[in-house]
RNAcentral holds the full RNA, with entries from ENA. Predicted 3D model of a 682-nucleotide part of an RNA (large-subunit ribosomal RNA, domain II) from a Sphaerochaetaceae bacterium. Lineage of the source: Bacteria > Pseudomonadati > Spirochaetota > Spirochaetales > Sphaerochaetaceae.
Context: one part of a larger RNA
RNA sequence: GCCUGCGAGUUACCGUACGCAGCGAGGUUAAGGGAUAGGAGUCCCGGAGCCGUAGGGAAACCGAGUCUGAACAGGGCGGCAGUUGCGUGCGGUAGACCCGAAGCCAAGUGAUCUAUCCGCGUCCAGGCUGAAACCUGAGUAAAAUCAGGCGGAGGGCCGAACCUAAAUCCGCUGAAAAGGGUUGGGAUGAGGUGCGGAUCGGAGUGAAAGGCUAAACAAACUUGGAGAUAGCUGGCACUCCCCGAAAUAGCUUUAGGGCUAGCCUCGCACGGACCGUCCCGGAGGUAAAGCACUGGAUGGAUGCGGGCCCUUCACCGGGUACCAAGUUCAACCAAACUCAGAAUGCCGGGACGAAAUAUGCGGGAGUCAGACUACGGCUGAUAAGGGCCGUGGUCGAGAGGGAAACAGCCCGGACCGCCGGCUAAGGUCCCCAAGACGCGCCAAGUGGGAAAGGAAGUGCGAUUGCAGAGACAGCCAGGAGGUUGGCUUAGAAGCAGCCAUACCUUCAAAGAGUGCGUAACAGCUCACUGGUCGAGUAGUCGUGCGCCGACAAUGUAACGGGGCUAAGCGCGUCACCGAAGCCGCGGCACAGCGCGAGACGCUGUGGGUAGGGGAGCAUUCCGCGUACGGACGAAGGCAGGGCGGGAGCCUUGCUGGACGGAGCGGAAGAGAGGAUGCAGGC
Repeated sequence: GCCUGCGAGUUACCGUACGCAGCGAGGUUAAGGGAUAGGAGUCCCGGAGCCGUAGGGAAACCGAGUCUGAACAGGGCGGCAGUUGCGUGCGGUAGACCCGAAGCCAAGUGAUCUAUCCGCGUCCAGGCUGAAACCUGAGUAAAAUCAGGCGGAGGGCCGAACCUAAAUCCGCUGAAAAGGGUUGGGAUGAGGUGCGGAUCGGAGUGAAAGGCUAAACAAACUUGGAGAUAGCUGGCACUCCCCGAAAUAGCUUUAGGGCUAGCCUCGCACGGACCGUCCCGGAGGUAAAGCACUGGAUGGAUGCGGGCCCUUCACCGGGUACCAAGUUCAACCAAACUCAGAAUGCCGGGACGAAAUAUGCGGGAGUCAGACUACGGCUGAUAAGGGCCGUGGUCGAGAGGGAAACAGCCCGGACCGCCGGCUAAGGUCCCCAAGACGCGCCAAGUGGGAAAGGAAGUGCGAUUGCAGAGACAGCCAGGAGGUUGGCUUAGAAGCAGCCAUACCUUCAAAGAGUGCGUAACAGCUCACUGGUCGAGUAGUCGUGCGCCGACAAUGUAACGGGGCUAAGCGCGUCACCGAAGCCGCGGCACAGCGCGAGACGCUGUGGGUAGGGGAGCAUUCCGCGUACGGACGAAGGCAGGGCGGGAGCCUUGCUGGACGGAGCGGAAGAGAGGAUGCAGGC
């Protein structure tokens, strides 16, 4: 892991609601007893007791009333049938649906492991060093002291056994539930070790690591209290039918748990009280707006007051292009500003509409982690698949079609069947069902990712200047004189710089000069003019589509792909495809109506998690029961056939070899794939 078997709302009592049954102002017996052939039972006694038949008040007490109260007021609580049994739902007390702790307590068992201690033993190759003491000599007044010898001390030195475990490698479903290799430490000591003994569970022992106390010790193990408790996790078993939530509020040592309400369901009552649209009447201070208030804020005018400068011995006074109150003009800003003020929503009344409702009382719940999306906001950074409110939608609990794929987006709500039809969103070149036409636009594969910003891309619209008295561009020619304007300067001549520049003249035209250039001149140009040419030319604004801006990690990779210049974009027209939507045909169920039922007809309904309600199937046992069925082959098994909406039922063949059971009732150890379920087999 698979298979088979086992495996979770039970039982007792009390309460409560509903169903069925009995009796009913009553209902009912308990223990116990009797009868019976009577084990299981059945029938009969047994009225103790319990519930009900009256309540109100703290009570005295009164009583269909009573309490409060001065009250004959008001108000509170009362005044309309119960009770017993059985069944079912739910609650309570019990382990109370099942499995699961870590733990707590008690009584015991453990020191054959290990920690420490006690007693009796035992072990430590070999080598090195050479303390004291002693002897002899030197030495001294005697000592001290020195030398040699002898001697053999030491938690001394090196190093096997033995003990250890510091480094590293291996091992890590190991050879081993702690080992192996290499290297290392101690090795006469606080040494190692054998045997016997002592100390233990809040206790021991500990050269102290919370270490060790029999391979798991911040409190051992065994048994018991014990089915501890678990607001936590997991699991909880057949079918069909009807309805169908919530992820909110308040409170909570509360926040992943509860309680009440909200939302769901079932029953009873009520009887249209609900909802929608239109009309009428209301309250209101949001959006937008506004500046009349409260504040903010910009510029102008005026200029209280101040600064600075001048003046004076001081006061006074003068100046000011500085700051600036108040007033005023203009234009603004505001969630906590409003002179005003919508839409929508809300409340009330009326009319109309279809049939889903609404409300009250009672039984049963579940829900209290919500998610995204659109809009109105707050918070954040006018960030987040962020957080928090509000209103709607979807998912949740919703399948189908579209969005390549994709709970929350778009379309649309799946009772069942059909090799029929029409559509929605979205699509119609191929993958892939279905398309054409007309008029424009794009040239970037833009389409098929992006901003500020940039650009004689290109289409459309508007507008201005110039232009056949010839514009624009090119080409030919002119572009002069006073004058080298004045100043400055070494020089300054149109062109370093300063000043003037509307200078004057000749002219078709020509600046006291647009740029290059020179040391300064010169020179080349331009403005401006004529000629040539012969038709548009130069700008500005708005708008459509495009261009640049544009850099990321495996491999094209920013259309799903192929591929597309239409198969891209805009506008228009007519078709078609396309879903579990709608229609058609057939069928099932439920509800309402048609007469109360059946049949039938009509209308409507049948997505669904938590959850409520209803109807059934199967298993085991029991009662009633009739012919029961069965070796001419029961149950069970394997493979077929038939029936039913399903759980399932019936039947045939083979197998099997002894039990099985319709129908109607009753009672449950009553349905398995899940619980890291339990046991066995493989």